[in-house]
Context: one part of a larger RNA
RNA sequence: CGCUCGCUCAGGAACUAGGCACAUUAGCCCCGUAACUUCGGGAGAAGGGGUGCCCCGCUAGGGUUUAUAGCCCGAGGGGGCCGCAGUGAAAUGCGUUCGGCGACUGUUUAACAAAAACACAGCUCUCUGCUAAGUCGAAUACGACGUAUAGGGGGUGACGCCUGCCCGGUGCCGGAAGGUUAAAGGGAGGGCUUAGCUGCCGCAAGGCAGCGAAGGCCUGAUCUGAAGCCCCGGUGAACGGCGGCCGUAACUAUAACGGUCCUAAGGUAGCGAAAUUCCUUGUCGGGUAAGUUCCGACCUGCACGAAUGGCGUACCGAUCGAACGACUGUCUUGGCGAACGGCUCG
Numbered sequence: 001c002g003c004u005c006g007c008u009c010a011g012g013a014a015c016u017a018g019g020c021a022c023a024u025u026a027g028c029c030c031c032g033u034a035a036c037u038u039c040g041g042g043a044g045a046a047g048g049g050g051u052g053c054c055c056c057g058c059u060a061g062g063g064u065u066u067a068u069a070g071c072c073c074g075a076g077g078g079g080g081c082c083g084c085a086g087u088g089a090a091a092u093g094c095g096u097u098c099g100g101c102g103a104c105u106g107u108u109u110a111a112c113a114a115a116a117a118c119a120c121a122g123c124u125c126u127c128u129g130c131u132a133a134g135u136c137g138a139a140u141a142c143g144a145c146g147u148a149u150a151g152g153g154g155g156u157g158a159c160g161c162c163u164g165c166c167c168g169g170u171g172c173c174g175g176a177a178g179g180u181u182a183a184a185g186g187g188a189g190g191g192c193u194u195a196g197c198u199g200c201c202g203c204a205a206g207g208c209a210g211c212g213a214a215g216g217c218c219u220g221a222u223c224u225g226a227a228g229c230c231c232c233g234g235u236g237a238a239c240g241g242c243g244g245c246c247g248u249a250a251c252u253a254u255a256a257c258g259g260u261c262c263u264a265a266g267g268u269a270g271c272g273a274a275a276u277u278c279c280u281u282g283u284c285g286g287g288u289a290a291g292u293u294c295c296g297a298c299c300u301g302c303a304c305g306a307a308u309g310g311c312g313u314a315c316c317g318a319u320c321g322a323a324c325g326a327c328u329g330u331c332u333u334g335g336c337g338a339a340c341g342g343c344u345c346g
Base pairs, nucleotide, nucleotide: 001341002340004338005337006336007335008334010332011331014330019327027051028050029049030048031047036041038158052081053080054079055078056077061073062072063071064070082086094325095324096323097322098321099320100319101317102316106118107117122156123155124154125153126152127151128150134142135141159312160311161310162309164242165241166240169239170238171235172234173233174232175231178230179229180228184224185223189219190218191217192216193215196211197210198209199208200207201206243261244260245259246258247257270304271301282298283297284296285295286294
């Protein structure tokens, strides 16, 4: 010096991103316990007091039992003894207040994240009438030896009070008059091929050109032709969306009021500098001697807002933020000591 411990004057968070770590607390008995609350809780709230040993003592009482034999448990009371100290060592809650988030117990990134993330009861939408929908898939099979109080899928997430407006776009559901539309049906017509006919050339054999039946092959219009799409409606706890400018009141300021433009409709209740506020350490109040954090307000919401739920909420949390008490070597600021290691000699 390292590591792991023990002690420490005075002070007591001045340390630090942050009381991280340490310390305090602690068992049992008695007293006593607030706000709030879903009346269960909160509660071991908080805060106090007691605690050893000996005698009265086989205390009162209780248990066992047929038993007033025995045995066991045993408060409370009285008297006494010792130490600095009696849960004498060890094991063995620190507490309180305010707020955010999530109701809760649970689950999770095996090996940097345990959370406010996931799940959750509850709520809701939607699909499914049974050979169910759905899943795997060749099949068996599952769903289910179930049957809409059932099963599948999506969202939200206890509980309380609630959940506004927009259906123009997208999705879904319904509709079937019209438009569009596939294969298919149908076969107007067109093309190729050529037996033949005609013309020309050639003495002839034959050659060339034009037309061209039947058959074969290729192609093929009008027309008929479903769903879908267009179209017409509905639908938000479907995907989603929820304005701007100007003026106006007898101080000023502000604007209940008016005008105008745009929109499918212009954000309702509640909340709001918020896990959301850029400007911003907003402004005011509280707490501190002093507070970019915290709490309560205000509303100018850059850019909250109602099941991508809104706002509350008792209980709960190895959660996050703020404060207080107690406590302490975290610190002022160090010091002393112990075991082990390191160093030297061997």
This is a predicted structure of a 346-nucleotide part of an RNA (large-subunit ribosomal RNA, domain IV) from a Candidatus Acidiferrales bacterium. The full RNA is in RNAcentral, with records from ENA. Taxonomically the source falls in Candidatus Acidiferrales (Bacteria, Pseudomonadati, Acidobacteriota, Terriglobia).